A computed fold for a 73-nucleotide RNA from an uncultured Clostridia bacterium, annotated as transfer RNA. It matches the Rfam family "tRNA". Gene Ontology term of the family: triplet codon-amino acid adaptor activity. The family's RNA type in Rfam is transfer RNA. Its mean pLDDT, the model's own confidence on a scale to 100, is 81.
RNA sequence: GCUACUGUAGCUCAGUUGGUAGAGCAGCUGAUUCGUAAUCAGCAGGUCGUGUGUUCAAGUCACAUCAGUAGCU
Numbered sequence: 001g002c003u004a005c006u007g008u009a010g011c012u013c014a015g016u017u018g019g020u021a022g023a024g025c026a027g028c029u030g031a032u033u034c035g036u037a038a039u040c041a042g043c044a045g046g047u048c049g050u051g052u053g054u055u056c057a058a059g060u061c062a063c064a065u066c067a068g069u070a071g072c073u
Stems, first nucleotide, its partner, number of pairs: 001072007010025004019056001027043005049065005
C1' cells in the first nucleotide's frame, strides 16, 4: 500500500424485508434475612465510532473518514 470483517448500555452480544433500540451480566432501590450471600420485584443507564447523503422514515442503504482484527504485498 491492497482486500475482508468488526464498531450498538459499564462488559458480552442480539436487532429479520428500512418503521419509535433490546437481552444477559454488572449498577441502584425495595422485599426477604439477626446480618451477608442467594432469590424475588422494580428502576436507571444509548449522539447505534464520526460526518454527509438517499428516504415520509436509517442501527439497517450509499459515500467519505476514524479505530481495531485478520490476510496479502